A computed fold for a 76-nucleotide RNA from a Deinococcales bacterium, annotated as transfer RNA. Model confidence (mean pLDDT): 82 of 100. The sequence was found in a public genome assembly. Its Rfam family is "tRNA". The organism belongs to Deinococcales, within Bacteria.
């Protein structure tokens, strides 16, 4: 260089184009315990990669760029 996946919260992911952006771990207080994990109960959390675009409405569709992984190619 070609082709495919994929990118939502600190971490792992879910999320039929239709009111609100979400679980689970985790952080931090508290509650429990002699203490400590664990249980409970609260809190803490976002440019949905970036810019377009299509649409009454886009995390979801379409382009183009940028990170990450795979395959394959091509120099050694």
């Nucleotide at each position: 260089u070609g082709g495919g996946a994929u990118g939502u919260a600190g971490c792992u992911c879910a999320g039929u184009g239709g009111u609100g952006a979400g679980a689970g771990c985790g952080u931090u207080c508290g509650u429990c315990u002699u203490a400590u994990a664990a249980g409970c109960g609260a809190u803490u959390g976002g440019u949905c990669g970036u810019g377009g675009g299509u649409u009454c409405g886009a995390g979801u569709c379409c382009c183009a760029c940028c990170g990450u992984c795979c395959c394959a190619a091509c120099c050694a």